[in-house]
Predicted 3D model of a 71-nucleotide RNA (transfer RNA) from a Candidatus Magasanikiibacteriota bacterium. Its Rfam family is "tRNA". The family's RNA type in Rfam is transfer RNA. It was read from a public genome assembly. The organism belongs to Candidatus Magasanikiibacteriota, within Bacteria.

RNA sequence: GGUGCGAUCGCCAAGUGGUAAGGCCGGGGUCUGCAAAACCCCUAUCGUGAGUUCGAUUCUCACUCGCACCU
Numbered sequence: 001g002g003u004g005c006g007a008u009c010g011c012c013a014a015g016u017g018g019u020a021a022g023g024c025c026g027g028g029g030u031c032u033g034c035a036a037a038a039c040c041c042c043u044a045u046c047g048u049g050a051g052u053u054c055g056a057u058u059c060u061c062a063c064u065c066g067c068a069c070c071u
Stems, first nucleotide, its partner, number of pairs: 001070007010024003018054001026042005047063005
């Protein structure tokens, strides 16, 4: 230098055009004499900027970062 893959909540992770599941952690609550456990509730405009579209996490382009391969 080139090619491919990836970037989603503090962490892991699903989601492949119609406004984002789940688990852990954390916060609040119920319960308890106090705790623990259990149960309920809450926590995201999806790496950045443009484009296409009525509508973009999703499709296209550029850039940034990470990984792998080639040279």